A computed fold for a 346-nucleotide part of an RNA from an uncultured bacterium, annotated as small-subunit ribosomal RNA, central domain. Its mean pLDDT, the model's own confidence on a scale to 100, is 87.

[in-house]
Context: one part of a larger RNA
RNA sequence: UUGGGCAUAAAGGGCAUCUAGGCGGAUAUGUAAGUCAGAGGUGAAAAUUAUGGGCUCAACCGAUAACUUGCCUUUGAAACUAUAUAUCUAGAGUGUUGGAGAGGUGGGCGGAACUACACAAGUAGAGGUGGAAUUCGUAGAUAUGUGUAGGAAUGCCGAUGAUGAAGAUAGCUCACUGGACGACAACUGACGCUGAAGUGCGAAAGCUAGGGGAGCAAACAGGAUUAGAUACCCUGGUAGUCCUAGCUGUAAACGAUGAUUACUGGGUGUGGGCGAAAAAACGUCUGUGCCGAAGUUAAUGCGAUAAGUAAUCCGCCUGGGGAGUACGACCGCAAGGUUGAAACUC
Numbered sequence: 001u002u003g004g005g006c007a008u009a010a011a012g013g014g015c016a017u018c019u020a021g022g023c024g025g026a027u028a029u030g031u032a033a034g035u036c037a038g039a040g041g042u043g044a045a046a047a048u049u050a051u052g053g054g055c056u057c058a059a060c061c062g063a064u065a066a067c068u069u070g071c072c073u074u075u076g077a078a079a080c081u082a083u084a085u086a087u088c089u090a091g092a093g094u095g096u097u098g099g100a101g102a103g104g105u106g107g108g109c110g111g112a113a114c115u116a117c118a119c120a121a122g123u124a125g126a127g128g129u130g131g132a133a134u135u136c137g138u139a140g141a142u143a144u145g146u147g148u149a150g151g152a153a154u155g156c157c158g159a160u161g162a163u164g165a166a167g168a169u170a171g172c173u174c175a176c177u178g179g180a181c182g183a184c185a186a187c188u189g190a191c192g193c194u195g196a197a198g199u200g201c202g203a204a205a206g207c208u209a210g211g212g213g214a215g216c217a218a219a220c221a222g223g224a225u226u227a228g229a230u231a232c233c234c235u236g237g238u239a240g241u242c243c244u245a246g247c248u249g250u251a252a253a254c255g256a257u258g259a260u261u262a263c264u265g266g267g268u269g270u271g272g273g274c275g276a277a278a279a280a281a282c283g284u285c286u287g288u289g290c291c292g293a294a295g296u297u298a299a300u301g302c303g304a305u306a307a308g309u310a311a312u313c314c315g316c317c318u319g320g321g322g323a324g325u326a327c328g329a330c331c332g333c334a335a336g337g338u339u340g341a342a343a344c345u346c
Base pairs, nucleotide, nucleotide: 004317005316006315007300008299012314014201015200016199017198021194022193023192025088026087027086028085029084030083031082033081034080035077036076037075038074039073040072041071042070048066049065050064051063053061054060091191092188093187094186095184096183097182098181103177104176105175106174107173108172109171110154114150115149116148117147118146119145120144125136126135162169163168206247207246208245209244210243211242215241216240220236221235222234223233258313259312260311261310262309263308266291267290268289269288270287271286272285273284274283275282295302296301319346320345321344328339329338330337331336
């Protein structure tokens, strides 16, 4: 390379958007680049293969044909691909209308809890544990009440529920704003799918500058435990956690399952629409779960939300270790990230 694969064996890019490229709905007509057919030219010889000859046979030798898978010229065909023109509406989009939602950004407001402080009242313990101690407390703690301040998170509702491309998103409310879904079928008329690069978004931790700091809590200190205890348990406690502006760009970024399209029995829940209806049953579209027919799988399992049957495009894999390392390059303030070997060894 051919081939085979990517839920769990190696392997789906963290997610989106878009460029080049690849692929692409229906009808009619034309062209003839691809395609197919005929003819001609060329495709050195030798070799090779076949046939039949010559050395007594064979090796060997020479002959004829094939082969030379190709290229060029020319004459045609027009189904398919391509291309041109015209048209269509099933894909895609627009419009009108309707309801749903923790979708996003910014502002305002609330209650519970916690901590600190102040005051009141009150007295000897409190706290913590397996048991203790460190710790706090007669300078009045803990428990109780009132008030003030502060920061962070939003109980119940709450769900196998909802939304979002993913990361993720939850008190209430206001403003601005993105998307999806249903109904109608008025409009455009293939405008589509995928997508190397590129660009943007991207949990937590971490970094820079400035704020903030209640609780929690790496590091650190002390008390225990223990043979030891650089831990688990306890008492403290700083970064951090929060906000603003930047950086970082990684996660078991998981459904360990790329995107899109079509097709292929059912049953049972649930979110949002619509039809019909008194209501329910029912039907239908779109999500989200469970169980399962066929099928598939090495098995587990998957099974219309496919891991089934097919198609298009992208990414990725090719024994274990060495190693996601070294070197180089690019990015980053740094931490580090991206790309990514080999020797050697089994």